[in-house]
C1' cells in the first nucleotide's frame, strides 16, 4: 500500500427494490401450584399520555418507494504484498 467480506433491538438472525427486525433466546406482567420448575397467554427497537415520529455503521445519490442499487466514508475480520 492492494484485494474480498461483514456492519440490522439487550443476544442470535430473517426480509426478491414494496409493511424493517420473521423465527428463537434472553426479559416483562397474567394463569396454573402450598410454593417453585416446566407449561399455557399476552407485551417485549426508541422518542411520546396519545395522535404520532424516528429506527440497518455514518453521510450522499438514484427512485413512488432503499436493509437491499450507485458514490464516499468509518470500524472489524481476513487475504497478498
Nucleotide at each position: 500500500g492492494g484485494g474480498c467480506a461483514u456492519a440490522u433491538g439487550g443476544c442470535g438472525g430473517a426480509a426478491u427494490g414494496g409493511u424493517a427486525g420473521a423465527c428463537g433466546c434472553a426479559g416483562u406482567a397474567g394463569a396454573c401450584u402450598c410454593a417453585a420448575a416446566a407449561u399455557c397467554u399476552a407485551c417485549c427497537g426508541g422518542a411520546g399520555u396519545a395522535a404520532u415520529c424516528c429506527u440497518u455503521g455514518a453521510a450522499g445519490g438514484u427512485u413512488c418507494a432503499a436493509g437491499u442499487c450507485c458514490u464516499u466514508u468509518u470500524a472489524u475480520g481476513c487475504c497478498c504484498a